[in-house]
Context: one part of a larger RNA
RNA sequence: UUGGGCGUAAAGGGUUCGCAGGCGGCCUUUUAAGUCAGAUGUGAAAGACUACAGCUCAACUGUGGUAAGCAUUUGAAACUGAAAGGCUUGAGUUAAGGAGAGGAAAGUGGAAUUCCUAGUGUAGCGGUGAAAUGCGUAGAUAUUAGGAGGAAUACCAGUGGCGAAGGCGACUUUCUGGACUUAUACUGACGCUGAGGAACGAAAGCGUGGGGAGCAAACAGGAUUAGAUACCCUGGUAGUCCACGCCGUAAACGAUGAGUGCUAGGUGUUGGGGGUCAAACCUCGGUGCCGCAGCUAACGCAUUAAGCACUCCGCCUGGGGAGUACGUACGCAAGUAUGAAACUC
Numbered sequence: 001u002u003g004g005g006c007g008u009a010a011a012g013g014g015u016u017c018g019c020a021g022g023c024g025g026c027c028u029u030u031u032a033a034g035u036c037a038g039a040u041g042u043g044a045a046a047g048a049c050u051a052c053a054g055c056u057c058a059a060c061u062g063u064g065g066u067a068a069g070c071a072u073u074u075g076a077a078a079c080u081g082a083a084a085g086g087c088u089u090g091a092g093u094u095a096a097g098g099a100g101a102g103g104a105a106a107g108u109g110g111a112a113u114u115c116c117u118a119g120u121g122u123a124g125c126g127g128u129g130a131a132a133u134g135c136g137u138a139g140a141u142a143u144u145a146g147g148a149g150g151a152a153u154a155c156c157a158g159u160g161g162c163g164a165a166g167g168c169g170a171c172u173u174u175c176u177g178g179a180c181u182u183a184u185a186c187u188g189a190c191g192c193u194g195a196g197g198a199a200c201g202a203a204a205g206c207g208u209g210g211g212g213a214g215c216a217a218a219c220a221g222g223a224u225u226a227g228a229u230a231c232c233c234u235g236g237u238a239g240u241c242c243a244c245g246c247c248g249u250a251a252a253c254g255a256u257g258a259g260u261g262c263u264a265g266g267u268g269u270u271g272g273g274g275g276u277c278a279a280a281c282c283u284c285g286g287u288g289c290c291g292c293a294g295c296u297a298a299c300g301c302a303u304u305a306a307g308c309a310c311u312c313c314g315c316c317u318g319g320g321g322a323g324u325a326c327g328u329a330c331g332c333a334a335g336u337a338u339g340a341a342a343c344u345c
Stems, first nucleotide, its partner, number of pairs: 004316003007299002012313001014200004021193003025087007033080002035076008048066007090190001091187003094183004102176007109153001114148007124135002161168002205246006214240002219235004257312006265290010294301002318345003327338004
């Protein structure tokens, strides 16, 4: 390469947008680039393949036939392409609605921890398996009142909701994105995917300046232990928080790329619509469980597919060496991205 694959065996890019490229709905007409059919030329001879024949066979030899491709030409018009015209189912716009921790900024609240001040009050508190370190007669712990400050938002809370993913949870206001339902008024294929590229991207970490209640790497002490650079305890600094700028990785997971169509059902829940006095019931969009056909090595998946198909992208090819070395790009750094080989089993 051919072929086969990617939930768990190697393998889906963290996510989205999107240039190029690839692919693309229904109808009519034209064209004839692809496609198909015919003819002619070329395709040297030898060789090859094949039919027959000649040396008694064979090797060997002779005669005839055979290929794709290319060029010219004549036709066909279903499909793809191209051109023109039309359509409404795909896609989008419009109008009317309700739902939502979707995003950004500003402001406000209550509970709790800690600290400070004052009062009451007296000898313990705290912690553990048991203790000790620690705090406390300079009055702690407990309790009452007042104050300060930071962070997080109990209950509601739900295999509930929203978001492309990361993620989002007190309340109010302002700005703002998307989805859904109903109507069918409008546009008329405007679509899908997407190498490069761009943007976003938990936590930790980095830079500058703030902030610092609680928690807490490092660190110190007390225990445990043979030892204990740990698990447990008492402390405690970066950090955690904010602003701006980097980093660009995660078991970034549904370990399952995106899109479209098709293929039994049952039962919850959530947001709409229809229906009803209220229900039942019907329907569209999500989110769960169970389950048929089918699939699967099995587990399991099963209209939210891992089923049946098509389009486009990414990725895999025995284990180790190794996500290492080298080179390159990016980064302040940490490092990230790309990514081997020798050797070995």
Model confidence (mean pLDDT): 87 of 100.
This is a predicted structure of a 345-nucleotide part of an RNA (small-subunit ribosomal RNA, central domain) from a wastewater metagenome.
It matches the Rfam family "Bacterial small subunit ribosomal RNA".